[in-house]
RNA sequence: AUAAAUAAAAGAGACGCUCGUAUAAUUUUGAUAAUAAGGAUCAAAAGUCUCUACAGAUUUACCACAAAUAAAUCUACUACGGGCUGACUUAAUAA
Numbered sequence: 001a002u003a004a005a006u007a008a009a010a011g012a013g014a015c016g017c018u019c020g021u022a023u024a025a026u027u028u029u030g031a032u033a034a035u036a037a038g039g040a041u042c043a044a045a046a047g048u049c050u051c052u053a054c055a056g057a058u059u060u061a062c063c064a065c066a067a068a069u070a071a072a073u074c075u076a077c078u079a080c081g082g083g084c085u086g087a088c089u090u091a092a093u094a095a
Stems, first nucleotide, its partner, number of pairs: 009090003016084007023053001026046007038063002047054001055075007
């Protein structure tokens, strides 16, 4: 582009699902607390063109009574944007 088939049209886009971006559910500091049956609590700050959040569980390691934890795996919420779904409304037709 042509042909055939199918489908009336417009608005709206809740709830839900999904993807992307942000952040690594992360890091730093202070105070207090526990001590291998323990390794915690509270507060402040940083991190996002960003409000909020900054936790939970499991496993492994490490620390011999001291003051300090480390690694790995799985699981979200929130903000913004895209997509899917499509309750609903109007109109038309028929009864």
The prediction has a mean pLDDT of 75. The RNA shown here (Purine riboswitch aptamer) has 95 nucleotides and comes from uncultured Fusobacterium sp. Rfam family: Purine riboswitch aptamer. Rfam's curators write: Riboswitches are metabolite binding domains within certain messenger RNAs that serve as precision sensors for their corresponding targets. The model forms 100% of the base pairs in the Rfam consensus. The source organism's lineage runs through Bacteria, Fusobacteriati, Fusobacteriia, Fusobacteriaceae and Fusobacterium. The sequence is in RNAcentral, with records from MGnify.